Bacterial RNase P class A from a Candidatus Sulfomarinibacteraceae bacterium, 379 nucleotides, folded computationally. Its Rfam family is "Bacterial RNase P class A". Rfam classes the family as a ribozyme. From the family's description: Ribonuclease P (RNase P) is a ubiquitous endoribonuclease, found in archaea, bacteria and eukarya as well as chloroplasts and mitochondria. The gene name in the source record is rnpB. Of the family's consensus pairs, 95% are formed in the model.

[in-house]
RNA sequence: AGGAGGAGGCGGGUGUUCGCGGCGCGAUCCGUCGCGUCGAGGAAAGUCCGGACUCCUGACGGGCAGCAUGCCGGGUAACGCCCGGCCGCGGCAACGCGAGGGAAAGUGCCGCAGAGAGCAGACCGCCCACGGGUCGACCGUGGGUAAGGGUGAAAGGGUGCGGUAAGAGCGCACCGCCUCGUCGGUGACGGUGAGGGCACGGUAAACCCCAUGCGGAGCAAGGCCGAAUAGGGGAGUCGAGGGUCGCCCGUCCUCGCAACCCGCCGUCGUGCGGGGGAGACUCCCGGGUAGGCUGCUGGAGCUGCGUGGUGACGCGCAGCCAAGAUGAAUGAACACCGCCUCGAAGGUACAGAAUCCGGCUUACAGCCUCCUCCUGCAC
Numbered sequence: 001a002g003g004a005g006g007a008g009g010c011g012g013g014u015g016u017u018c019g020c021g022g023c024g025c026g027a028u029c030c031g032u033c034g035c036g037u038c039g040a041g042g043a044a045a046g047u048c049c050g051g052a053c054u055c056c057u058g059a060c061g062g063g064c065a066g067c068a069u070g071c072c073g074g075g076u077a078a079c080g081c082c083c084g085g086c087c088g089c090g091g092c093a094a095c096g097c098g099a100g101g102g103a104a105a106g107u108g109c110c111g112c113a114g115a116g117a118g119c120a121g122a123c124c125g126c127c128c129a130c131g132g133g134u135c136g137a138c139c140g141u142g143g144g145u146a147a148g149g150g151u152g153a154a155a156g157g158g159u160g161c162g163g164u165a166a167g168a169g170c171g172c173a174c175c176g177c178c179u180c181g182u183c184g185g186u187g188a189c190g191g192u193g194a195g196g197g198c199a200c201g202g203u204a205a206a207c208c209c210c211a212u213g214c215g216g217a218g219c220a221a222g223g224c225c226g227a228a229u230a231g232g233g234g235a236g237u238c239g240a241g242g243g244u245c246g247c248c249c250g251u252c253c254u255c256g257c258a259a260c261c262c263g264c265c266g267u268c269g270u271g272c273g274g275g276g277g278a279g280a281c282u283c284c285c286g287g288g289u290a291g292g293c294u295g296c297u298g299g300a301g302c303u304g305c306g307u308g309g310u311g312a313c314g315c316g317c318a319g320c321c322a323a324g325a326u327g328a329a330u331g332a333a334c335a336c337c338g339c340c341u342c343g344a345a346g347g348u349a350c351a352g353a354a355u356c357c358g359g360c361u362u363a364c365a366g367c368c369u370c371c372u373c374c375u376g377c378a379c
Stems, first nucleotide, its partner, number of pairs: 001375010012337007020039008041350001045361002048359005053218004066214005071085005086100001087098004101209002106207002108203003123149002125145008157175006176198001177196008222294004232285007239255006260275005265269001301320008338348003
């Protein structure tokens, strides 16, 4: 200098004018007005995990089913998140990626191609014997063979030497695998020794097995206050019908699709149809709706310093308070500057709270800082 890998930060600035919401103070004719102060994000998003908080009480013990998670150690309120390791794969490297338990419990599946896809397989080839033959070339029959070729994602350990008719863990060495031991490590795991010719194809984000975890609904949760109108319940007075009765009062009983009266019948009924002032007023009670208040923003909070730890993170001290709306405020215009652009014009990312917090994922113009690796050059 070029190329690459990783970690983190920012993501417009200043001023003027107008406007909106919360809070405080003041004024007020109670309608509002003035002043001050605060007023979106790193993702406020997707609503995918984990919690706080609230309600439900056959979820509170055990089992089954279902779902999720799955190497080891640590962090955390918790997690499927994060950190540090181990192993495997990719990369020259920095580094990246991995649902990373179990396939010698069982079951299923392994497309196409291929002779054969699971207690395997002679298609080509190689070798032997016999027969034919033009007697070295070829053909036929029988047998041996998994070394070579070919198919496939995958063909029943790999490389080499020996061995053999040709071959073959058939024998041997090394690597791999299995069993037993030993050393290091908290552990995943790694190193190493002896023995065993090797018995065990792949697939579990296929069923399944093992281990661990999980009740449901969600701030429109939930709590409080609570009209008008309509409707419900109760009490009283008036009223209606009936009994008593010659009549009235009183008294007793009944009453709102009723009591009571009238009619009807193959049915005589707790039947059907019709009539029936089908009420009025006063007071009280309770529920719900509109609406209002609350939950609501001071919290697993933020910043700085110190300190323990490789780190995630923990601890201590000091300082700070930074939206809380509810048809839903947090905006707009102008000027100058910054950036893109040679300049002008023009443009200036993704996107906006809705109870809160910890994560993950996704979107994002452009800019900045630090660390590391590789290659080349110079000293």